The prediction has a mean pLDDT of 82. Small-subunit ribosomal RNA, 3' major domain from an uncultured bacterium, 460 nucleotides, folded computationally. It matches the Rfam family "Bacterial small subunit ribosomal RNA". Gene Ontology terms of the family: ribosome and structural constituent of ribosome.
Context: one part of a larger RNA
RNA sequence: AGACGGGGACCCGCACAAGCGGUGGAUCAUGCGGUUUAAUUCGAUGAUACGCGGCGAACCUUACCUGGACUUGACAUGUAACUGCAUUCUGGUAGAAAUAUCGGAAGCCUUAGAGGGUGUUACACAGGUGUUGCAUGGUUGCCGUCAGCUCGUGCCGUGAGGUGUACCGUUAAGUCGGGUAACGAGCGCAACCCCUAUCGUAUGUUAAAUGUACAUGCGAGACUGCCCGGGCAACCGGGAGGAAGGUGGGGACGACGUCAAAUCAGCAUGACUCUUACGUCCAGGGCUACACGCAUGAUACAAUGGCGAGAUACAAUAGGUCGCGAAACCGCGAGGUGGAGCUAAUCCUUAAAACUCGUCUCAGUUCAGAUUGCAGGCUGAAAUUCGCCUGCAUGAAGUUGGAAUCGCUAGUAAACGCGCAUCAGCACGGCGCGUUGAAUACGUUCUCGGGUCUUGUACU
Numbered sequence: 001a002g003a004c005g006g007g008g009a010c011c012c013g014c015a016c017a018a019g020c021g022g023u024g025g026a027u028c029a030u031g032c033g034g035u036u037u038a039a040u041u042c043g044a045u046g047a048u049a050c051g052c053g054g055c056g057a058a059c060c061u062u063a064c065c066u067g068g069a070c071u072u073g074a075c076a077u078g079u080a081a082c083u084g085c086a087u088u089c090u091g092g093u094a095g096a097a098a099u100a101u102c103g104g105a106a107g108c109c110u111u112a113g114a115g116g117g118u119g120u121u122a123c124a125c126a127g128g129u130g131u132u133g134c135a136u137g138g139u140u141g142c143c144g145u146c147a148g149c150u151c152g153u154g155c156c157g158u159g160a161g162g163u164g165u166a167c168c169g170u171u172a173a174g175u176c177g178g179g180u181a182a183c184g185a186g187c188g189c190a191a192c193c194c195c196u197a198u199c200g201u202a203u204g205u206u207a208a209a210u211g212u213a214c215a216u217g218c219g220a221g222a223c224u225g226c227c228c229g230g231g232c233a234a235c236c237g238g239g240a241g242g243a244a245g246g247u248g249g250g251g252a253c254g255a256c257g258u259c260a261a262a263u264c265a266g267c268a269u270g271a272c273u274c275u276u277a278c279g280u281c282c283a284g285g286g287c288u289a290c291a292c293g294c295a296u297g298a299u300a301c302a303a304u305g306g307c308g309a310g311a312u313a314c315a316a317u318a319g320g321u322c323g324c325g326a327a328a329c330c331g332c333g334a335g336g337u338g339g340a341g342c343u344a345a346u347c348c349u350u351a352a353a354a355c356u357c358g359u360c361u362c363a364g365u366u367c368a369g370a371u372u373g374c375a376g377g378c379u380g381a382a383a384u385u386c387g388c389c390u391g392c393a394u395g396a397a398g399u400u401g402g403a404a405u406c407g408c409u410a411g412u413a414a415a416c417g418c419g420c421a422u423c424a425g426c427a428c429g430g431c432g433c434g435u436u437g438a439a440u441a442c443g444u445u446c447u448c449g450g451g452u453c454u455u456g457u458a459c460u
Base pairs, nucleotide, nucleotide: 001460002459003457004456005455007454008453009452010451011450012449013448015444016443019408020407021406022405023404026299027298028297029296030295031294032293033292034290035289042053043052064285065284066283067282068281069280070279073125077124078123079122080121081120082119087106088105089104090103091102092101093100094099108116109115127274128273130272131271132270136268137267138263139262140261141259143257148187149186150185151184152183153182154163155162156161167178168177169176193251194250195249196248198220199219200218201217202216203215204214223245226239227238228237229236230235301401305360306359307358308357309356310355318349319348320347323342324341328337329336330335367398372393373392374391375390376389377388378387414436415435416434417433418432419431420430
């Protein structure tokens, strides 16, 4: 100088407390461990792995396994020789296909040098999701959006170092003020950027119909500016006006560093290693197994509910031409026929909880829907391993969940639906959008994490 303390002082954070809703019990979905397997490809493993890479494993993907094939190779560049064959379409045979083999048709450019291109052979080489994230770049997580981390000169100390950055106030903040052997400065904080809440104004169709709403620009507005009280000041408490008040709300933005943290499988890359194979092509299988354990979710256990009916009311984000697909008709339904309109403020996809009436009357039920059978629909060469959906039947566990544990402070939690990416098809996951819309915070003793100062130390 640090680190640590079941040392001290002060301060902060959904950290506790006060509340609301969950998880832990049930069933299912997804991920992981384990086990199994020819293979169940690989990575991620306290917080900081486990609905994570994967924004979507039937084939492909695919890296794994079994079998069948190829060896200048599926792909790139170059050299030499030969060929005169570009390339496209198509038929037969063998085969699971890759591929092998036999044909048919159309049919190159040119500066005229067989130059370019193509194929075969040979050689340099290609290729590797093989190893090392403890050789690396780049990117990322956590401490943490915590308020810290440093430098120049000066001063102090033999020196390591200290000071500045300590102190008193204040702040979300090393924010600002006072004071001071320090005076200044840098990276962080804040502001500058984007969205949103109010108003004015310009323009405008496809919105609306003379009120405007909306969209796209430009501008105004909030600064402790004004008043009162406290205070040396910084600032704090209250008030006015105002759409908004003291950082108005949200986002982007992440200091010096820590964890030899994560990633060589996104990409790049050193070294090592394989080279008729650890490379490449193909078919089938596997990644979907299942005694079990864990994690994250979905659905429930019901009456603030289920079911039926109703003039059945009211959104926002966003996407659409290999696409979105209306009306009408068929079907109980999934869906089908159909094809208007739309390269979109024009057309299409457009709510559900809510509200009203009726019924059920506390039961394993008119709760709950797993599982299974049958019959269908859709996508796609293909749905058996292994997709999603519909109808009928079947109706399991489950009556609010032990120890323990998680999220959330306001348009938040909770509840409700809608859209998008990925995508042929497949969403209980992810990312967004709106609708309805709470309770509680006395306070900082305690738990956890962090910051500043100080103290102890057999630690560095």